RNA sequence: GGUCCCAUCGUCUAACGGUUAGGACAACAGCUUUUCAAGCUGUGAAUCGGGGUUCGAUUCCCCGUGGGACUG
Numbered sequence: 001g002g003u004c005c006c007a008u009c010g011u012c013u014a015a016c017g018g019u020u021a022g023g024a025c026a027a028c029a030g031c032u033u034u035u036c037a038a039g040c041u042g043u044g045a046a047u048c049g050g051g052g053u054u055c056g057a058u059u060c061c062c063c064g065u066g067g068g069a070c071u072g
Stems, first nucleotide, its partner, number of pairs: 001071007010025004018055001027043005048064005
């Protein structure tokens, strides 16, 4: 340099083009406990950037950025 893949809460991970963007762990608050842990309940938190297609884009297309695999 070429081809291909990936990018979503703090982390991991879901989401036929129409979802209140869901779940687990973590965090925080409450309950419980003599205390800690565990357990139960609740709360906050996310779509890499810019264009395009579409009535509607996390999803499809293009460019960029970052990461990865293979390869000259």